[in-house]
RNA sequence: GGACGAUUAGCUCAGCUGGGAGAGCGCCCGCUUGACGUGCGGAAGGUCACAAGUUCGAGCCUUGUAUCGUCCA
Numbered sequence: 001g002g003a004c005g006a007u008u009a010g011c012u013c014a015g016c017u018g019g020g021a022g023a024g025c026g027c028c029c030g031c032u033u034g035a036c037g038u039g040c041g042g043a044a045g046g047u048c049a050c051a052a053g054u055u056c057g058a059g060c061c062u063u064g065u066a067u068c069g070u071c072c073a
Stems, first nucleotide, its partner, number of pairs: 001072007010025004019056001028042004049065005
């Protein structure tokens, strides 16, 4: 320098064909316990990496940029 893939909650990830942003774990609160843990219930937490474009509408499509990974040179 080139090719491909990834980037969504604190972490690991899903999101099917463009229309509702989610799960598990964790954190916090309550119940349970002498206490901790387990169990049960609840709540909070997101610029969907960044920017632009297409569209009535973008996490999803297009382009560029950035970071990370694999491979080639």
Description:
Transfer RNA from a Bacillota bacterium, 73 nucleotides, folded computationally. It matches the Rfam family "tRNA". Gene Ontology term of the family: triplet codon-amino acid adaptor activity. By type it is a transfer RNA. It was read from a public genome assembly.